Model confidence (mean pLDDT): 82 of 100. The RNA shown here (transfer RNA) has 75 nucleotides and comes from Prochlorococcus sp. AG-363-K07. It matches the Rfam family "tRNA". It is annotated as a transfer RNA.
[in-house]
RNA sequence: GCCCUUGUAGCUCAGCGGUAGAGCACUCCCUUGGUAAGGGAGAGGUCCCGGGUUCAAGUCCCGGCGAGGGCACCA
Numbered sequence: 001g002c003c004c005u006u007g008u009a010g011c012u013c014a015g016c017g018g019u020a021g022a023g024c025a026c027u028c029c030c031u032u033g034g035u036a037a038g039g040g041a042g043a044g045g046u047c048c049c050g051g052g053u054u055c056a057a058g059u060c061c062c063g064g065c066g067a068g069g070g071c072a073c074c075a
Base pairs, nucleotide, nucleotide: 001071002070003069004068005067006066007065010024011023012022013021018055026042027041028040029039030038048064049063050062051061052060
């Protein structure tokens, strides 16, 4: 330098056009003599950034940036 994959909640990941989700973690409550486990409720997101297409875009297209991998080149 070229190619492929990838970027969604604190973490690990679903969702691939039509109101943003799960598990774990966190907060509160129930339960207990107390803790753990269990049950219930809740908080938490510029869906990497900028454009484009569309009535409508995490979702499609283009360009950046980050991450992972492959190939090539220089020395």